[in-house]
RNA sequence: UACUUUCGGGGCAGGGUGUAAUUCCCGACCGGCGGUGAAGAAAUAUUUUCUGAGCCCGCGAGCCUUGAAUCUGCAAUUUGGGUUCUUGGUUGAUUUGGUGAAAUUCCAAAGCCGACAGUAUAGUCUGGAUGGGAGAAGGUG
Numbered sequence: 001u002a003c004u005u006u007c008g009g010g011g012c013a014g015g016g017u018g019u020a021a022u023u024c025c026c027g028a029c030c031g032g033c034g035g036u037g038a039a040g041a042a043a044u045a046u047u048u049u050c051u052g053a054g055c056c057c058g059c060g061a062g063c064c065u066u067g068a069a070u071c072u073g074c075a076a077u078u079u080g081g082g083u084u085c086u087u088g089g090u091u092g093a094u095u096u097g098g099u100g101a102a103a104u105u106c107c108a109a110a111g112c113c114g115a116c117a118g119u120a121u122a123g124u125c126u127g128g129a130u131g132g133g134a135g136a137a138g139g140u141g
Stems, first nucleotide, its partner, number of pairs: 001141007014026003028124002030114002032059004039051005054112002062090003067085007094110005116127003
């Protein structure tokens, strides 16, 4: 560097109101990937390996959008929808105290956030999705 294989997201207990809510209310629970990182652990003690941020930086899914190809619906130059590729955009949330040379990462405390569609209003249910994917590990040349 090329090809290829596998892996690659978690979560409403209990209760209230109501015809109806895991959607509202009380309360409970969850935290993708890479980077940074002063903490921790293990070992051969040279150093190496492993773990270490949801809210710091970036990425991904989602959503909107440009163009192309293709399929399809409809009576009619115009228009709708699906699929694939593609262009651009959008995309949440943290403070205080402590230690220290240095921490939005450690320790303590208190907070905050979470696509679209469906449905009694959803981070947690159902669905697109047996999909896609940041990436991780391995194999072959």